[in-house]
RNA sequence: CGUUGUUAAACGCAAACCGGAAGAGAUUCCGGGACGCAAAGCCUACGGGUCCUAACUCCUCUUCGGGGGGAAGGACGGCCGGGUUACCUGA
Numbered sequence: 001c002g003u004u005g006u007u008a009a010a011c012g013c014a015a016a017c018c019g020g021a022a023g024a025g026a027u028u029c030c031g032g033g034a035c036g037c038a039a040a041g042c043c044u045a046c047g048g049g050u051c052c053u054a055a056c057u058c059c060u061c062u063u064c065g066g067g068g069g070g071a072a073g074g075a076c077g078g079c080c081g082g083g084u085u086a087c088c089u090g091a
Base pairs, nucleotide, nucleotide: 012037013036017032018031019030020029021028022027035078041084042083043082046081047080048079049076050075051074052073053072056070057069058068059067060066061065
């Protein structure tokens, strides 16, 4: 320096849930809290997947409200692959 790994140690992150805030919503942020994680650090303008629907548009029922589709936009990096950066111990 590179690669692999997590038996052990040190460090780190933080699920569900609760409280507060934002959003139409998925969800996000802050605090508490730990299910787990060897990248559970970062990137969705790399590919797939899942989720959302206020406004737009089409169809339908019609109690004027409901249901379904499309396009468009959005969310999830703790969904998978991929890219990229990186700590400690042992080998």